[in-house]
RNA sequence: GUGCAGCGAUCGCCGAGUCCCCGUGAGGGGAGCCGGGGACCCACAUGUCCUCUGGGGUGAAUCGGGCCUGCGCCCGUAGGAGACCUUCCUGCUCCGAACCCGUCAGCUAACCCGGUAGGCGAGAAGGAAGGAAAGG
Numbered sequence: 001g002u003g004c005a006g007c008g009a010u011c012g013c014c015g016a017g018u019c020c021c022c023g024u025g026a027g028g029g030g031a032g033c034c035g036g037g038g039a040c041c042c043a044c045a046u047g048u049c050c051u052c053u054g055g056g057g058u059g060a061a062u063c064g065g066g067c068c069u070g071c072g073c074c075c076g077u078a079g080g081a082g083a084c085c086u087u088c089c090u091g092c093u094c095c096g097a098a099c100c101c102g103u104c105a106g107c108u109a110a111c112c113c114g115g116u117a118g119g120c121g122a123g124a125a126g127g128a129a130g131g132a133a134a135g136g
Base pairs, nucleotide, nucleotide: 010122011121012120013119014118018031019030020029021028022027032116033115034114035113036112037111042106054104055101056100057099058098063076064075065074066073067072079095080094081093082092084131085130086129087128088127089126090125
């Protein structure tokens, strides 16, 4: 000097997942943010027969093609993320999952019911406009 790994601090990232109060604790109550159910109106629906098949929600995470007996794998893709913030332009690097309800739910004022986790990074590209912060 370089590489790998661990711990701590700091600063950050995805995400709604932050903050305050009470309590010895278990736990409880709020604010903020997030999600679901739920009228009129609107939308959907309206005759006969046959076959197949339930439907819905959170989320960016859909859809197509190929391989495999299968499990799975590969290539794309709608869409999504990336360091002061928002928008626009041009690049680069990634993601493109998982879970839940239980035969049931369009939208939806009032109203009702829930969640407030988890997981990561040590580089972070450049340009334009507006703003913020710091400094003078």
A computed fold for a 136-nucleotide RNA from Streptomyces chumphonensis, annotated as c-di-AMP riboswitch aptamer (ydaO/yuaA leader). The coordinates come from a structure-prediction model, not an experiment, and the mean pLDDT is 81. Taxonomically the source falls in Streptomyces (Bacteria, Bacillati, Actinomycetes, Kitasatosporales). The RNAcentral record of the sequence draws on Rfam. Of the family's consensus pairs, 92% are formed in the model.